[in-house]
Context: one part of a larger RNA
Molecule: small-subunit ribosomal RNA, 3' major domain
Organism: Cloacibacillus porcorum
RNA sequence: UGACGGGGGCCCGCACAAGCGGUGGAGCACGUGGUUUAAUUCGAUGCAAACCGAAGAACCUUACCUGGGUUUGACAUACAAGUGGUACUGAGAUGAAAGUUGAGGGACUGUAGCUUGCUACAGAGCUUGAACAGGUGCUGCAUGGCUGUCGUCAGCUCGUGUCGUGAGAUGUUGGGUUAAGUCCCGCAACGAGCGCAACCCCUAUGUCCAGUUGCUAACAAGUGAAGUUGAGCACUCUGGAGAGACUGCCGCCGACAAGGCGGAGGAAGGUGGGGAUGACGUCAAGUCAUCAUGGCCUUUAUGCCCAGGGCGACACACGUGCUACAAUGGCCGGCACAGAAGGCAGCUUGCUAGUGAUAGUUGGCGAAUCCUUAAAAGCCGGUCCCAGUUCGGAUUGUAGUCUGCAACCCGACUACAUGAAGCCGGAAUCGCUAGUAAUCGCAGAUCAGCCAAGCUGCGGUGAAUACGUUCCCGGGCCUUGUACA
Numbered sequence: 001u002g003a004c005g006g007g008g009g010c011c012c013g014c015a016c017a018a019g020c021g022g023u024g025g026a027g028c029a030c031g032u033g034g035u036u037u038a039a040u041u042c043g044a045u046g047c048a049a050a051c052c053g054a055a056g057a058a059c060c061u062u063a064c065c066u067g068g069g070u071u072u073g074a075c076a077u078a079c080a081a082g083u084g085g086u087a088c089u090g091a092g093a094u095g096a097a098a099g100u101u102g103a104g105g106g107a108c109u110g111u112a113g114c115u116u117g118c119u120a121c122a123g124a125g126c127u128u129g130a131a132c133a134g135g136u137g138c139u140g141c142a143u144g145g146c147u148g149u150c151g152u153c154a155g156c157u158c159g160u161g162u163c164g165u166g167a168g169a170u171g172u173u174g175g176g177u178u179a180a181g182u183c184c185c186g187c188a189a190c191g192a193g194c195g196c197a198a199c200c201c202c203u204a205u206g207u208c209c210a211g212u213u214g215c216u217a218a219c220a221a222g223u224g225a226a227g228u229u230g231a232g233c234a235c236u237c238u239g240g241a242g243a244g245a246c247u248g249c250c251g252c253c254g255a256c257a258a259g260g261c262g263g264a265g266g267a268a269g270g271u272g273g274g275g276a277u278g279a280c281g282u283c284a285a286g287u288c289a290u291c292a293u294g295g296c297c298u299u300u301a302u303g304c305c306c307a308g309g310g311c312g313a314c315a316c317a318c319g320u321g322c323u324a325c326a327a328u329g330g331c332c333g334g335c336a337c338a339g340a341a342g343g344c345a346g347c348u349u350g351c352u353a354g355u356g357a358u359a360g361u362u363g364g365c366g367a368a369u370c371c372u373u374a375a376a377a378g379c380c381g382g383u384c385c386c387a388g389u390u391c392g393g394a395u396u397g398u399a400g401u402c403u404g405c406a407a408c409c410c411g412a413c414u415a416c417a418u419g420a421a422g423c424c425g426g427a428a429u430c431g432c433u434a435g436u437a438a439u440c441g442c443a444g445a446u447c448a449g450c451c452a453a454g455c456u457g458c459g460g461u462g463a464a465u466a467c468g469u470u471c472c473c474g475g476g477c478c479u480u481g482u483a484c485a
Base pairs, nucleotide, nucleotide: 001485002484003482004481005480007479008478009477010476011475012474013473015469016468019432020431021430022429023428026323027322028321029320030319031318032317033316034314035313042053043052064309065308066307067306068305069304070303073132077131079129080128081127082126083125088105089104092101093100094099108123109122110121111120112119113118114117134298135297137296138295139294143292144291145287146286147285148283150281155194156193157192158191159190160189161170162169163168174185175184176183200275201274202273203272205243207241208240209239210238211237214233215232216231219230220229221228246269249263250262251261252260253259312451325425329384330383331382332381333380334379335378341372342371343370346365347364348363350361351360352359353358391422396417397416398415399414400413401412402411438461439460440459441458442457443456444455
């Protein structure tokens, strides 16, 4: 100087407390361990691994296993030699395919010679050889890059000066204050840098400009209904500009400061809400399987091609979810209201067939125009009457639909039948402070299809509680002890 303390002081954080909802019990889905296996490819392992890499494992992917094949190679560069029935094409045979074999057909470019369609040489291509290619082989404890974490915590440093023999100190400590090393005051310090904040994006309110594909107040037409049409750009909206919030104003407190408390005005008030943004560093943290790369290893194989299998196994253990155990509910009928995103090998309206998944046909839209689109919870009416039930839907049987070369291993969906566990969950443990939790549906990426109950977004309905900081956990500043570095 740090680190540590079941030392002290001050202060924060869904850290506790106060609340609400879960997990831990059940069934299922997914991930992981373990076990099994020819293989169950590899990595990630307290927080910070475990719906993680993977925004899509039937083949492919695919790295694994078994078997079949191949050796200048699937791909790159350059060299040497050869090559016109060459390159290329390819009936057929064989085979699971890859491949092997192969009748027949059969070129291109340049130069020279000419007998004008032939010859010679060269190129391209091909074959052979040798350099080399290749490796998702090892080392993340050789590395770059990228990332997680402490932590969006308020810290981390430097120059000059001063103090100390020196390591170092000072500044950065102190008194206040703040979300903040934020600002004020003081001070052997005076300044500065990286962080904080602001500048950026979205959102909340007016104004101006613009008005189709959006909108419809007035006028006119029109309908079963309808911005459907003329018309208009008021309104909604769209999207560009600009305004607005700064403790600016008032009062009180404070040290005449910084600032705090209350108030006015305002759409918004003291960082308005959200996002992006992550200092010096820590964990030899993670990644050699995104990529790059040193070294090592391999080279008729640890490379490459192919078929089938596996990554989907199942006594068990853990994690994350979904669905429930019901009446604030289930089922049936009717009625209502979003936002955002996507669409041509696409989104699909209408009509017809089917109980349905879907199929057929027809039409619109490269989309503020058409479509996905039904939003669901909700409201109204009916039914069930507390029961393992009209709760719950696992499992299984049969028959189908669709995608795709192909759904046996191993897809999703539909119909009928079946109708398991489960009556609110031990010890323990998680999330959340407001348009949040809880609850309800919708869309998208990946994608032929989909094992998505995941992820990323979007809106609808919409709470409770916070006395307080003694305690648990993590962190910041000062101080103290230390046999630790």